Description: Predicted 3D model of a 102-nucleotide RNA (Guanidine-I riboswitch aptamer) from Zhenpiania hominis. The sequence is in RNAcentral, with records from Rfam.

RNA sequence: AGUAAUGUUUUCUAGGGUUCCGCUGGUGAUUCUGCGUCACUGGGCAGGUCCGAGAGAAAACGGCCAAAAACGGCUGCACGGAGGGAUAAAAGCCCGGGAGAA
Numbered sequence: 001a002g003u004a005a006u007g008u009u010u011u012c013u014a015g016g017g018u019u020c021c022g023c024u025g026g027u028g029a030u031u032c033u034g035c036g037u038c039a040c041u042g043g044g045c046a047g048g049u050c051c052g053a054g055a056g057a058a059a060a061c062g063g064c065c066a067a068a069a070a071c072g073g074c075u076g077c078a079c080g081g082a083g084g085g086a087u088a089a090a091a092g093c094c095c096g097g098g099a100g101a102a
Stems, first nucleotide, its partner, number of pairs: 007061006015051002020048002022045001023043008062075004077097001079100001083095003
């Protein structure tokens, strides 16, 4: 590097942060004042976009077995740090069915 086989993909969820949207605080400008609008600067903030599970869910395909055909059958088990990485940033994402444990 190739040959897919504790297989692959899709949708969703647990969960996740803050690029963008929205919400909200402050400051300034505009305005007679206020509302509104604009700019700057804070806040993950029940949200939308986004990321998202080997050990979560559903489905499709695939694989294996059987068969004259039809109808099919199987696709098991699975406790798990710290640390690091990507992305705007983080996470049950990736390193990783790792190191370990039983």